[in-house]
RNA sequence: CGAGUCAGCUGGGCAAUUGCUGUCUUUAGCUCUUCGUUUGUCGACUACCGAUUUACGAGGAAAUCGACAGAGGAAAGUCCGGGCUCCAUAGAGCAGAGUGCCAGGUAACGCCUGGGGGGUGUAAACCCACGGCUAGUGCAGCAGAAAGUAUACCGCCUCAAAACUUUCGGGUUGUGAGGUAAGGGUGAAAUGGUGCGGUAAGAGCGCACCGCGCGACUGGUAACAGUUCGUGGCAAGGUAAACCCCACUCGGAGCAAGGCCAAAUAGGAAUCCACAGAUGCUGCUCGCAUUGGAUUCGGGUAGGCCGCUAGAGACCUGUGGCGACACAGGUUGUAGAUGAAUAAUUGUCCUCGACAAAACCCGGCUUAUAGGCUGGCUCGCUUU
RNA sequence: CGGGGCGUAGCGCAGUCUGGUAGCGCACUACACUGGGGGUGUAGUGGUCGUCGGUUCAAAUCCGGCCGCCCCGACCA
Repeated sequence: CGAGUCAGCUGGGCAAUUGCUGUCUUUAGCUCUUCGUUUGUCGACUACCGAUUUACGAGGAAAUCGACAGAGGAAAGUCCGGGCUCCAUAGAGCAGAGUGCCAGGUAACGCCUGGGGGGUGUAAACCCACGGCUAGUGCAGCAGAAAGUAUACCGCCUCAAAACUUUCGGGUUGUGAGGUAAGGGUGAAAUGGUGCGGUAAGAGCGCACCGCGCGACUGGUAACAGUUCGUGGCAAGGUAAACCCCACUCGGAGCAAGGCCAAAUAGGAAUCCACAGAUGCUGCUCGCAUUGGAUUCGGGUAGGCCGCUAGAGACCUGUGGCGACACAGGUUGUAGAUGAAUAAUUGUCCUCGACAAAACCCGGCUUAUAGGCUGGCUCGCUUU
Repeated sequence: CGGGGCGUAGCGCAGUCUGGUAGCGCACUACACUGGGGGUGUAGUGGUCGUCGGUUCAAAUCCGGCCGCCCCGACCA
């Protein structure tokens, strides 16, 4: 310098004007409203009281003045996990669902970190749903002889009898009875591989090496590993994102959860289920709570407040740990809408700006994303 | 915002649970019957099973990611 790989950051800038949402704040007068005192009138009247009205004081709403703040790395998909709220205190059993190498982290997880094993790449590095088919059951179309305690289609070999031929040693052809998994062929898959011996031909039939299983030993918390030792001729094919087995985890619903206030009505009708049932806790049994429930039609309100953002918060420093992370100290205040704000216009600059916008809140995963910046590492080339 | 379901031929559907050949009806094309149309009969065409990956020898079917469409959910009595 080029190529690659991993990690982190950023996601148009500046200025002016005009708006929108929220919080705090200002306010002479005006608008609405609540409370207290007070004036007049009317009703009633011994008085208390009711309606209306005048003035003053205090508070609230709205408006207004000003200040400050105002989308994301994914706010998205809603795929996991948790907080929060209600339903028992969140319960028991069965069923069901999920996860799946080992250890750790965490509020929790299907996430993250480290390690083991397997795979890709020259390498940095990346990828893997990676428990168990020597618990059981099932499945494998077509092709093929045979598809699961294997099997003889072709081939090879032996024997029997026959035909043909002969240079009389034998050779060839088909038939029958056997042996054989070395070779061919089928298939995704055919019962270890290579070599030597062996044999009628062959074969773990025997042997050497490699591979594999089991046991021991050693190292490691463990998964697992080994130039280790012994043992077994190999018995044990595939499929569990097939049923299933093993281990572990899981109660349900969701902010339209749930609570409060206000307003309004025909407090209704029909059908179905049911008196120990029905409904609420997904299915069943128990248990608990409530006392009718479900559906359809009809009627009414479609307004406000809380929940709502200070939370497993963000940043900095130190300590412990390989790391995820934990602990301690310090600093800081950072959207809260509800037809739903976070923008528009103008000027200017550049590299001309991608994917896309909160809706109870967090931790993850997944997916989308123009361009720019920084650092680590690997490989190649060049120079010293 | 939350919850649930679906995607297979031009249209409406089955097949997915339990993996192996993708089928039914209407429509479409050709031919026959008819002078022609309609109708009937015979034969036939037409499918990336929404899409991208994974598991498996093999995927519409099993598992995951994305895309699109549809449905339900306010409160009172």
This is a predicted complex of two RNAs, RNase P RNA and transfer RNA, with 461 nucleotides together. It holds a member of the Rfam family "Bacterial RNase P class A". Rfam links the family to the GO terms tRNA processing, ribonuclease P activity and dimeric ribonuclease P complex. Rfam classes the family as a ribozyme.